A computed fold for a 108-nucleotide RNA from Salicibibacter halophilus, annotated as SAM riboswitch aptamer (S box leader). RNAcentral holds the sequence, with entries from Rfam. Model confidence (mean pLDDT): 83 of 100.
[in-house]
RNA sequence: UUCUUAUCCGGAGAGGCGGAGGGACUGGCCCGAUGAAGCCCGGCAACCAGUAAUUGCGAUUACAAAGGUGCCAAUUCCUGCAAGGUGCUUAUCCUUGGAAGAUGAGAC
Numbered sequence: 001u002u003c004u005u006a007u008c009c010g011g012a013g014a015g016g017c018g019g020a021g022g023g024a025c026u027g028g029c030c031c032g033a034u035g036a037a038g039c040c041c042g043g044c045a046a047c048c049a050g051u052a053a054u055u056g057c058g059a060u061u062a063c064a065a066a067g068g069u070g071c072c073a074a075u076u077c078c079u080g081c082a083a084g085g086u087g088c089u090u091a092u093c094c095u096u097g098g099a100a101g102a103u104g105a106g107a108c
Base pairs, nucleotide, nucleotide: 002107003106004105005104006103007102008101013041015040016039017038021031022030023029025080027078028077042072043071044070047068048067050063051062052061053060054059076100081097082096083095084094085093
């Protein structure tokens, strides 16, 4: 880098350094000197690993969080393609699926 698979409407700081940007991309709409990114500390969660029980041997459930990751504005902020509904000059709005993306685990 690519592939497979699971999850993505919950949760998380009036801290320190830092100084202008950030929310993947498109179009929107937002956040930001009442300080962005980044780093540190702090926190959340429980994917892997751990422990226990069950088991139709694939897994399921519970516990803990001292290990490996992850995460800490807005549903993955909304949207981008398709179908259905609403409405109809155009539009708008709603639902479902998909694409794309993020993260974990596994494979090459």